Source information:
The prediction has a mean pLDDT of 79. This is a predicted structure of an 86-nucleotide RNA (c-di-GMP-I riboswitch aptamer). It matches the Rfam family "c-di-GMP-I riboswitch aptamer". About the family: GEMM was predicted in a large-scale screen for bacterial structured RNA regulatory elements. The sequence was found by an Rfam model in a public genome assembly.

RNA sequence: AGCCGAUAAAGGCACACCCGUCGAAAGGCGGGGCCGCAAAGCUGAGGGCCUACGUCGCCGGGGUGUCACGGCAGACGAGCGCUGGA
Numbered sequence: 001a002g003c004c005g006a007u008a009a010a011g012g013c014a015c016a017c018c019c020g021u022c023g024a025a026a027g028g029c030g031g032g033g034c035c036g037c038a039a040a041g042c043u044g045a046g047g048g049c050c051u052a053c054g055u056c057g058c059c060g061g062g063g064u065g066u067c068a069c070g071g072c073a074g075a076c077g078a079g080c081g082c083u084g085g086a
Stems, first nucleotide, its partner, number of pairs: 004084002012037002017032006035074001041080003046076001048072003054067001056065004
């Protein structure tokens, strides 16, 4: 340096849920929580998925369909990175 991740070690992160907060929503952030994760660290450039304030179309006092400039990295994949030594 690469590969690898064990009935191992040092640590790390924190699903669901609850509270608060931002947001039209999806979802984000903070605190609690601890399902799990050889990375469950970062990156929205690749597909994929979610939402529709708003545009447009249709029906009509409202509903419905489409669309991302919004979002998802703990859905996938990729790039860069962390740790140890059966």